Model confidence (mean pLDDT): 76 of 100.
This is a predicted structure of a 355-nucleotide RNA (Bacterial RNase P class A) from Succiniclasticum sp.
Lineage of the source: Bacteria > Bacillati > Bacillota > Acidaminococcales > Succiniclasticum.
The model forms 95% of the base pairs in the Rfam consensus.
A source record names the gene rnpB.

[in-house]
RNA sequence: UGAGUAUAAAAGGCAAUCGCGGCGUCCUUUAAGGACGGUGAGGAAAGUCCGAGCUCCAAAGGGCAGAGUGCCGGAUAACGUCCGGCGAGAGAAAUCUCAGGGAUAGUGCCACAGAAAAGUGUACCGCCAGGCUUUUGUCUGGUAAGGGUGGAACGGUGCGGUAAGAGCGCACCAGCAAGUAAGUAAUUACUUGGCUUGGUAAACCCCACUCGGAGUAAGACCAAAUAGGGAAGGGAUGAUGUUGCCCGCUGAUCCUUCCGGGUUGUGUCGCUGUAACCGGGGAGUAAUCUCUGGUAUAGAUAAAUGAUUGCCACCGCUUGUCGGAACAGAACUCGGCUUAUUGACUACUCACACC
Numbered sequence: 001u002g003a004g005u006a007u008a009a010a011a012g013g014c015a016a017u018c019g020c021g022g023c024g025u026c027c028u029u030u031a032a033g034g035a036c037g038g039u040g041a042g043g044a045a046a047g048u049c050c051g052a053g054c055u056c057c058a059a060a061g062g063g064c065a066g067a068g069u070g071c072c073g074g075a076u077a078a079c080g081u082c083c084g085g086c087g088a089g090a091g092a093a094a095u096c097u098c099a100g101g102g103a104u105a106g107u108g109c110c111a112c113a114g115a116a117a118a119g120u121g122u123a124c125c126g127c128c129a130g131g132c133u134u135u136u137g138u139c140u141g142g143u144a145a146g147g148g149u150g151g152a153a154c155g156g157u158g159c160g161g162u163a164a165g166a167g168c169g170c171a172c173c174a175g176c177a178a179g180u181a182a183g184u185a186a187u188u189a190c191u192u193g194g195c196u197u198g199g200u201a202a203a204c205c206c207c208a209c210u211c212g213g214a215g216u217a218a219g220a221c222c223a224a225a226u227a228g229g230g231a232a233g234g235g236a237u238g239a240u241g242u243u244g245c246c247c248g249c250u251g252a253u254c255c256u257u258c259c260g261g262g263u264u265g266u267g268u269c270g271c272u273g274u275a276a277c278c279g280g281g282g283a284g285u286a287a288u289c290u291c292u293g294g295u296a297u298a299g300a301u302a303a304a305u306g307a308u309u310g311c312c313a314c315c316g317c318u319u320g321u322c323g324g325a326a327c328a329g330a331a332c333u334c335g336g337c338u339u340a341u342u343g344a345c346u347a348c349u350c351a352c353a354c355c
Stems, first nucleotide, its partner, number of pairs: 001351006010342001012312007020040002023037005042327001046338002049336005054215004061247004066211005071085005086100001087098004101206002106204002108200003124147002126143007155173006174196001176193007219269003222265001229259006241249001274296001276295008314324003317320001
């Protein structure tokens, strides 16, 4: 200098004038009023994918079904999130990814090719031994080392051995089992050994752990009006009630159908002080926890949070009275994840050049 990897910042600032929304204080002619003060859209506000707070069902649960997660240890209010480690894979490396339990509980699937795709049986071309045959060839037995098919063929490579071969034996590996050591554990290393037992579970399934439901248009209150209306049927031998089914519990506040009547405000609350934010100390590898000091910063309701000017800061170049500046806008709140977008500081990896 270039190419990469990881990553916590930031998303313009200050001032004036005018215009909007809400809050506090004061004044007044109480009117949609006036004055002063401070305040007003994000890192994702997006997606609505998870979790919770909150509200109601509700007065009692349990089982099945269903759903979610899936190596080990931690963090958290909780999560399918985060941190650290183990294992596997990718990369030259820094690093990154993982829907990471079980195939000897069972079922299913593995097209085509191939003798054969999981039954220690079978053999397409072959190799070996024996018999028959003039030759050609054929029959019996042994074999799966060589070749072929395929993504994969009942461990791999090499040597010995054999009629020819084969873990038949041996050496080195892989796998499996047992023992020992280290580690909280996942797991790793070493020693010994019979020689050896396809794949697939983001296929059904099995195992372990976890899980009420509906949702802020949830719900609560106030105001106003009316007819607490009529008929039929069901119902204590149990209506109704908490996702579905069953058991249990509750116990008439009910349920179904038909006829008829009144009201529906653009009301108030929920609606913003929170598992909140900023600074410092301590513990921890970290996620995070704890102690201490400080701050109070939208709450609209058909939808406010804006416009102009000047100066400064950033980028670009043709250096000027120049141009540019991403993704994008609150609607109950918060913790994550995913998606869109600009890429500061710092650290690390590799290559080249110079000293």
Its Rfam family is "Bacterial RNase P class A". It is annotated as a ribozyme. Rfam links the family to the GO terms tRNA processing, dimeric ribonuclease P complex and ribonuclease P activity. The same sequence occurs in records of 2 taxa.